A computed fold for a 354-nucleotide RNA from a Chromatiales bacterium, annotated as Bacterial RNase P class A. Its mean pLDDT, the model's own confidence on a scale to 100, is 76. A source record names the gene rnpB. It matches the Rfam family "Bacterial RNase P class A". From the family's description: Ribonuclease P (RNase P) is a ubiquitous endoribonuclease, found in archaea, bacteria and eukarya as well as chloroplasts and mitochondria. The family's RNA type in Rfam is ribozyme. The model forms 94% of the base pairs in the Rfam consensus.
């Protein structure tokens, strides 16, 4: 130099200026001060918080599936085993059970699982076309066809029997474990699919900021509770006593009752609308110890949108590599997804020269 690999970062900048919003400070003018992201998205997972439900278990349902460790908690993170991919740094894995039971296995092929006999090959037999029986070593066919290599064996042949290798079993070393490695030993268990049903263990109660909690008009409704004198006498006559009634209508002969309706009053509830829920939180940043790390633990020290038709914009000037994806809505942790450009570490694999 030229190829890759992987971790993290920035996401135009400075300055005026007119605005828009939350707060402070003021009697008002007006003034200071905050004001989008690494995904604010996708709403996939976990969890805080409200609210319903709950002695406790099970069933149904659903997620997840090596091991250990972190964590509020994960279906996340980290380290490890193991498997595949790469010359390598390094990446990818949904990585429990297929001798508990089903079910499935296109196309080709003889045969797709109680395996299988088309060629071939050996054995008998023939009327010479073939037939019967043996064989899975050879040929074809598929993703996949009783485990692979050789040696011996055999009528041909097979784990039929032996050596290595692979597989299962048991032991023994080593590792917290997943696992690996080393000895024995079974001739070999009898396809393959579980992001198929299942089976096993873990782990889930439901619904969500439009949750949910307070104040709270009008107009309709719901519950209670009252009820207006065109009345009759007196009298010292603007007025004053005393006596009687106690809203209407219907029902009944009357009065109680009841049952409809005015009409004032008071209550809840609950609309509209208004508070609260709202942003100090598993919170940020720096040091320091602990850890191989995830990460925790100490001290210091900071306050970093809170809207609710819902702000965060617009215009000018300089400058530069000419600015991508995309925009809060109750709140954290992850994960996936989009994203010009650009910077930074670590490392791995060629070339040349010294």
């Nucleotide at each position: 130099g030229g190829a890759g690999u992987u971790g993290a970062c920035c996401g135009g900048a400075u300055g005026g200026u007119c605005g828009c919003u939350g707060c402070c400070c003021g009697a008002a003018a007006g003034g200071g001060u905050g004001g989008a992201g690494g995904a604010a998205a996708g709403u996939c997972c976990g969890g805080g918080c409200u609210c319903c439900a709950c002695a406790g278990g099970a069933c149904a349902g659903g997620a997840c599936g090596c091991c250990a460790g972190g964590u509020a908690a994960c279906g996340c993170c980290u380290g490890g085993g193991g498997g595949g991919c790469g010359c390598g740094a390094g990446c990818c894995c949904a990585c429990g059970g297929a001798a508990a039971g089903u079910g499935c296995c296109g196309c080709a092929g003889a045969a797709a699982a109680u395996a299988g006999a088309c060629c071939g090959c050996c054995a008998c037999u023939u009327a010479c076309g073939g037939g019967u029986g043996g064989u899975a070593a050879g040929g074809g066919u598929g993703a996949a066809a009783a485990g692979g290599u050789g040696c011996g064996g055999u009528a041909a042949g097979a784990g039929c029997g032996c050596a290595c290798c692979g597989c299962g079993c048991u032991g023994c070393u080593g590792g917290u474990a997943a696992c690996a490695g080393c000895a024995g030993u079974g001739g070999c268990a009898g396809g393959g699919u579980a992001a198929a049903c299942c089976c096993c263990g873990u782990c889930c109660g439901g619904a969500g900021c439009a949750a949910a909690a307070c104040c709270a008009a009008a107009u309709a409704g719901a519950g209670g509770g009252g009820c207006a004198g065109u009345u009759g006498g007196g009298c010292u006559u603007a007025g004053c006593c005393c006596a009687c009634g106690a809203c209407a209508u219907g029902u009944g002969g009357u009065c109680c009752g009841c049952a409809u309706g005015g009409u004032c009053c008071c209550u809840g509830g609950g609309u509209a609308g208004g508070u609260u829920g709202c942003u100090u939180g598993a919170g940020g940043u720096a040091u320091g110890c602990g850890g191989u790390g995830a990460c925790g633990c100490a001290u210091a020290u900071c306050c970093c949108a809170g809207a609710u038709g819902a702000a965060u914009g617009g215009c000018c000037a300089u400058u530069c590599a000419c600015g991508a994806c995309a925009g809060a809505a109750c709140c954290c942790g992850g994960c996936u997804u989009a994203c010009a450009g650009g910077u930074c570490g670590a490392c791995u694999c060629u070339u040349u020269u010294c």